RNA sequence: GUUGCUCUAACGGGGUGCCAGCGUGGCGACGCUGGCUGAGAGGCUUUGCCAACCCGAAGAACCUGAUCCGGCUCGUACCGGCGGAGGGAUUAGACGCAUGUCAAAG
Numbered sequence: 001g002u003u004g005c006u007c008u009a010a011c012g013g014g015g016u017g018c019c020a021g022c023g024u025g026g027c028g029a030c031g032c033u034g035g036c037u038g039a040g041a042g043g044c045u046u047u048g049c050c051a052a053c054c055c056g057a058a059g060a061a062c063c064u065g066a067u068c069c070g071g072c073u074c075g076u077a078c079c080g081g082c083g084g085a086g087g088g089a090u091u092a093g094a095c096g097c098a099u100g101u102c103a104a105a106g
Base pairs, nucleotide, nucleotide: 001097002096004095006094007093008092009091010090011056012055013054014053017036018035019034020033021032022031023030024029042050043049044048062087063086064085068081069080070079071078
């Protein structure tokens, strides 16, 4: 000095969907149970807080476009596009690594 698939601490960012059955309801919707995908679909005293999980600039964590487009499918699962798009949250230390300086010895 550090751009390290590394570790630690603190801080910060983020999402919580879909389907079926049952109940209430005119519908929207809400509640309960079960199921699907996923890292994550949790809890509570619910303008919010807490927990787990993921992500923090080499940033597809996540948001917008978007109730988007194409393919495939039982399906919102999966694949591709959009997408070189627009936005998006970090510091310190340890270890490691690299380079250099000085000194001593040979």
The RNA shown here (TPP riboswitch aptamer (THI element)) has 106 nucleotides and comes from Nitratireductor sp. XY-223. The source organism's lineage runs through Bacteria, Pseudomonadota, Hyphomicrobiales, Phyllobacteriaceae and Nitratireductor. Its mean pLDDT, the model's own confidence on a scale to 100, is 76.